[in-house]
RNA sequence: GCCCCGGUAGCCUAGCCUGGUGGGGCGGCGGACUUGUAAUCCGCAGGCCGCGGGUUCAAAUCCCGCCCGGGGCUCCA
Numbered sequence: 001g002c003c004c005c006g007g008u009a010g011c012c013u014a015g016c017c018u019g020g021u022g023g024g025g026c027g028g029c030g031g032a033c034u035u036g037u038a039a040u041c042c043g044c045a046g047g048c049c050g051c052g053g054g055u056u057c058a059a060a061u062c063c064c065g066c067c068c069g070g071g072g073c074u075c076c077a
Base pairs, nucleotide, nucleotide: 001073002072003071004070005069006068007067010026011025012024013023020057028044029043030042031041032040050066051065052064053063054062
């Protein structure tokens, strides 16, 4: 340099293909249960969907550029 995959809540991860209200687990907070704690159950909060631009009535999703992370290729045939 080229190719592939990934970036979504504090952490992990689905959703992207085929545009139409962003979800789950862990963790956090509150409550229930318990003599109490743990476990379990219920509820709540928490998201510039990596950045910028474009298309569109509407973009996490499609298109373009860039940044970051991981992996592969470089010879012969």
Model confidence (mean pLDDT): 83 of 100. Transfer RNA from a Thermococci archaeon, 77 nucleotides, folded computationally. Rfam family: tRNA. By type it is a transfer RNA. The source organism's lineage runs through Archaea, Methanobacteriati, Methanobacteriota and Thermococci.